[in-house]
Context: one part of a larger RNA
RNA sequence: CUGGGCGUAAAGGGCGCGUAGGCGGCCGAUCAGUCAGAGGUGAAAGCCCAGGGCUCAACCCUGGAAUUGCCUUUGAUACUGUUCGGCUAGAGACCGGAAGAGGUUAGUGGAACUGCGAGUGUAGAGGUGAAAUUCGUAGAUAUUCGCAAGAACACCAGUGGCGAAGGCGGCUAACUGGUCCGGUUCUGACGCUGAGGCGCGAAAGCGUGGGGAGCAAACAGGAUUAGAUACCCUGGUAGUCCACGCCGUAAACGAUGAAUGCUAGCCGUUGGUCAGCUUGCUGAUCAGUGGCGCAGCUAACGCUUUAAGCAUUCCGCCUGGGGAGUACGGUCGCAAGAUUAAAACUC
Numbered sequence: 001c002u003g004g005g006c007g008u009a010a011a012g013g014g015c016g017c018g019u020a021g022g023c024g025g026c027c028g029a030u031c032a033g034u035c036a037g038a039g040g041u042g043a044a045a046g047c048c049c050a051g052g053g054c055u056c057a058a059c060c061c062u063g064g065a066a067u068u069g070c071c072u073u074u075g076a077u078a079c080u081g082u083u084c085g086g087c088u089a090g091a092g093a094c095c096g097g098a099a100g101a102g103g104u105u106a107g108u109g110g111a112a113c114u115g116c117g118a119g120u121g122u123a124g125a126g127g128u129g130a131a132a133u134u135c136g137u138a139g140a141u142a143u144u145c146g147c148a149a150g151a152a153c154a155c156c157a158g159u160g161g162c163g164a165a166g167g168c169g170g171c172u173a174a175c176u177g178g179u180c181c182g183g184u185u186c187u188g189a190c191g192c193u194g195a196g197g198c199g200c201g202a203a204a205g206c207g208u209g210g211g212g213a214g215c216a217a218a219c220a221g222g223a224u225u226a227g228a229u230a231c232c233c234u235g236g237u238a239g240u241c242c243a244c245g246c247c248g249u250a251a252a253c254g255a256u257g258a259a260u261g262c263u264a265g266c267c268g269u270u271g272g273u274c275a276g277c278u279u280g281c282u283g284a285u286c287a288g289u290g291g292c293g294c295a296g297c298u299a300a301c302g303c304u305u306u307a308a309g310c311a312u313u314c315c316g317c318c319u320g321g322g323g324a325g326u327a328c329g330g331u332c333g334c335a336a337g338a339u340u341a342a343a344a345c346u347c
Base pairs, nucleotide, nucleotide: 004318005317006316007301008300012315014200015199016198017197021193022192023191025087026086027085028084029082030081032080033079034076035075036074037073038072039071040070041069048064049063050062051061052060053059090190091187092186093185094183095182096181097180098179102176103175104174105173106172107171108170109153114148115147116146117145118144119143120142124135125134161168162167205246206245207244208243209242210241214240215239219235220234221233222232257314258313259312260311261310262309265292266291267290268289269288270287271286272285273284274283275282276281277280296303297302320347321346322345329340330339331338332337
């Protein structure tokens, strides 16, 4: 140097954009790498091989091989590189359609809960396994009308849709991102990946200012129990909501990195396009999303054109258990802490 792995055994970065770098389509040109021939050089000794000389050996002598390298030169041109020219199958643009809880902002609607006001009405209500705390004759619960406020959007709703991930669900408008299908008009490799870097990133938490209906950590009380710092019940504050700024973590999961090509099928479903006819069905095809399944793979479970199959490129990561995702140091943070990340010792 080569050689192993990462769904569940240790191991895929939470996700994207992208710098350096690595890798990269088809046809020509060139011949630097590469390959072949020739020449020069590669001191001697030593090592190795074959002979020989000391009675043998060590030792010594002769010859060969080797010296895997470098330089010059003549060629080869498949591959890699370089450079110029060309191409259109990758990529992008253009035109015409399509679907969607994709995002941001503003407005708006109904049901329900709660509170308040008023009416009817009277003794209970509530809650539980059973109770009690609790509310109620100062009129509760129930019921009718009205008002207020906040939060969430029943049905539609679907292994349905959209988004890179986190995630996104009443309705309307404005602004705005991406995707798919068809046409094949244009550019002409403009591509893939991506160490650092930058951005996004559920919930909880933090800062400042609002808001606060319901729910509800903490807390209080009632029960249960041997005890009950719980499970159950009655209350209830942060918080949950909004604006701005932080935090940067999750079983951030498909526990499965991204890209490209290839490798039997069958059955659903979403969005296009095309064709056929009997006009509401059938078939084909592209892009998604599910179920099963051949070959193949796998320790097995299982995966199987949405691969965990067969290959290539690039990145990240793993190397016995505990100590430990800890200590110390660095960086970041208001803090909580995050990130990077050991060792002694022990089995």
This is a predicted structure of a 347-nucleotide part of an RNA (small-subunit ribosomal RNA, central domain) from an uncultured bacterium. Model confidence (mean pLDDT): 89 of 100.